[in-house]
Context: one part of a larger RNA
RNA sequence: GACGAACGCUGGCGGCGUGCCUAAUACAUGCAAGUUGAGCGCUGAAGGUUGGUACUUGUACCGACUGGAUGAGCAGCGAACGGGUGAGUAACGCGUGGGGAAUCUGCCUUUGAGCGGGGGACAACAUUUGGAAACGAAUGCUAAUACCGCAUAAAAACUUUAAACACAAGUUUUAAGUUUGAAAGAUGCAAUUGCAUCACUCAAAGAUGAUCCCGCGUUGUAUUAGCUAGUUGGUGAGGUAACGGCUCACCAAGACCGCGAUCGGUAGCCGGACUGAGAGGUUGAACGGCCACAUUGGGACUGAGACACGGCCCAGACUCCUACGGGAGGCAGCAGUGGGGGAUAUUGCGCAAUGGGGGCAACCCUGACGCAGCAACGCCGCGUGAAGGAUGAAGGUUUUCGGAUUGUAAACUUCUUUUAUUAAGGACGAAAAAUGACGGUACUUAAUGAAUAAGCUCCGGCUAACUACGUGCCAGCAGCCGCGGUAAUACGUAGGGAGCAAGCGUUGUCC
Numbered sequence: 001g002a003c004g005a006a007c008g009c010u011g012g013c014g015g016c017g018u019g020c021c022u023a024a025u026a027c028a029u030g031c032a033a034g035u036u037g038a039g040c041g042c043u044g045a046a047g048g049u050u051g052g053u054a055c056u057u058g059u060a061c062c063g064a065c066u067g068g069a070u071g072a073g074c075a076g077c078g079a080a081c082g083g084g085u086g087a088g089u090a091a092c093g094c095g096u097g098g099g100g101a102a103u104c105u106g107c108c109u110u111u112g113a114g115c116g117g118g119g120g121a122c123a124a125c126a127u128u129u130g131g132a133a134a135c136g137a138a139u140g141c142u143a144a145u146a147c148c149g150c151a152u153a154a155a156a157a158c159u160u161u162a163a164a165c166a167c168a169a170g171u172u173u174u175a176a177g178u179u180u181g182a183a184a185g186a187u188g189c190a191a192u193u194g195c196a197u198c199a200c201u202c203a204a205a206g207a208u209g210a211u212c213c214c215g216c217g218u219u220g221u222a223u224u225a226g227c228u229a230g231u232u233g234g235u236g237a238g239g240u241a242a243c244g245g246c247u248c249a250c251c252a253a254g255a256c257c258g259c260g261a262u263c264g265g266u267a268g269c270c271g272g273a274c275u276g277a278g279a280g281g282u283u284g285a286a287c288g289g290c291c292a293c294a295u296u297g298g299g300a301c302u303g304a305g306a307c308a309c310g311g312c313c314c315a316g317a318c319u320c321c322u323a324c325g326g327g328a329g330g331c332a333g334c335a336g337u338g339g340g341g342g343a344u345a346u347u348g349c350g351c352a353a354u355g356g357g358g359g360c361a362a363c364c365c366u367g368a369c370g371c372a373g374c375a376a377c378g379c380c381g382c383g384u385g386a387a388g389g390a391u392g393a394a395g396g397u398u399u400u401c402g403g404a405u406u407g408u409a410a411a412c413u414u415c416u417u418u419u420a421u422u423a424a425g426g427a428c429g430a431a432a433a434a435u436g437a438c439g440g441u442a443c444u445u446a447a448u449g450a451a452u453a454a455g456c457u458c459c460g461g462c463u464a465a466c467u468a469c470g471u472g473c474c475a476g477c478a479g480c481c482g483c484g485g486u487a488a489u490a491c492g493u494a495g496g497g498a499g500c501a502a503g504c505g506u507u508g509u510c511c
Stems, first nucleotide, its partner, number of pairs: 001510003005507005012382006018375002020340001025338003029335003034077003039074002042071001047066009084293003093218008103210002108206007116150001118148002125140006152181001154180001156179005162173004185198005219265001226256001228254001231253008268290004272283004295316005318329004346372001348371003354368001355366004385415004395406004420448006429438001455500005460481003466495005476483002
């Protein structure tokens, strides 16, 4: 000098930040991922228009036609983003520079081509039925942008042929053969089959994202010296988006290591941050990039993308429900609770803004985010008054008893009003209109009145600042040197002084 700090004493305000560093400990409760009726079949409320009946003449009931709220289901997209944490990891994990002639890519953009004709189901629903529940089972019915064939299409893939090119595995082009597709959808406007929009299918390219490989760098230990059997390489096959012992069969016996292999310890990495003249040392909170993880271990499914925090299955531990047969759960999301700890906040408001998901849109969802609350935890700013005022008042302290000092300090006089309080007005952030949580906030104006606002540490030397009394190697102080045994500027108290100041000291850690 610095800090995500803690502790002691003290504490007026504002702005901007920051706030479980420990138990990756266990979690009550609420919320954190939905959306689409312009994909589909059901359900059909309120209301409206009518007809009938009853009569208390304007209500009730019933029927028809509309209407489309609501609810679950099928289906699509999203849920792989956003948010959290740092347990693991010494590794192509990260950083940096390259390579992919070894790769994939939903939504988006551009270009080209297409959107023909059929079929069978399953939910919902109805009936029956099992179970305490969670959740099922059987039979029957039904729709679709759900599912499945057929036709059409090659620039795509594979095989063969030919040519050109390349450092090589090969790449590009030409010809032939084989293989592979659609939602006939929805809505609006026109009005008989048109137009538009949003969708859909195939192909080529782009963009974005992802994945793989390599060079170099990346903690400490030799009181760890040998280590390895899919191990190292080859041939072939399988698998993958793709290369590869990635996996398998066979063959060979290799591969790494004193330039530190292997074992064990520690640790997420970086941009950066702190310090330092620099070189360097330390560090990785907040913000940004990458990685890993989601109660522990394992596994795959779906999908463009996961081996998936708020999905599934299995096993373990734990908690809860149970009719004992069986079930349910996962805060390292935001709040909040117990526990641990020296120590770290509200079970708040809002989608108004920015951004994200769905939707043609209206809009819905969003503990991302924007705000507010708590905390002097940090940085910065402001205030606690200003000018005049000597009888140098009183009081305190001290004294050589003359005085000295506190001290222009106070009183007193004249002012000011930042702040405070009260009252009035009142935003920007919002875009053509509408829409503001913050917020009656910031800010402005007026009024009141010095009014509401100073402490902490130190005073032997280092180190700025001294006297008196008490104590008497006691009580105590102390960062180092060292003070204290009767005149202690070093202990305690008082007066005075020095330093910093809404803080001041102490402790811890780094330079």

Background:
The part of an RNA shown here (small-subunit ribosomal RNA, 5' domain) has 511 nucleotides and comes from an uncultured bacterium. It matches the Rfam family "Bacterial small subunit ribosomal RNA". Gene Ontology terms of the family: structural constituent of ribosome and ribosome.